[in-house]
Molecule: transfer RNA
Organism: Thermoplasmatota archaeon
RNA sequence: GGGCUCAUGGUCUAGUUGGUUAUGACAUCCCCUUGACAUGGGGAAGAUCCCCAGUUCGAAUCUGGGUGAGCCCA
Numbered sequence: 001g002g003g004c005u006c007a008u009g010g011u012c013u014a015g016u017u018g019g020u021u022a023u024g025a026c027a028u029c030c031c032c033u034u035g036a037c038a039u040g041g042g043g044a045a046g047a048u049c050c051c052c053a054g055u056u057c058g059a060a061u062c063u064g065g066g067u068g069a070g071c072c073c074a
Base pairs, nucleotide, nucleotide: 001073002072003071004070005069006068007067010026011025012024019057028044029043030042031041032040050066051065052064053063054062
């Protein structure tokens, strides 16, 4: 220098024929259960979906440009 893949709560992750409120697990907090802890049950908060622009009535999803990470080739 060229090619490919990826970027979504604190961590991991589902969701890509565009469509109501972005899914689940772990972690955190609260309540119940216990003499207490653990386990278990119930609930809550937490992501403007890496950034900018475009297309569209409507974008996590499509297009362009960037940034970062990984792999391959030279």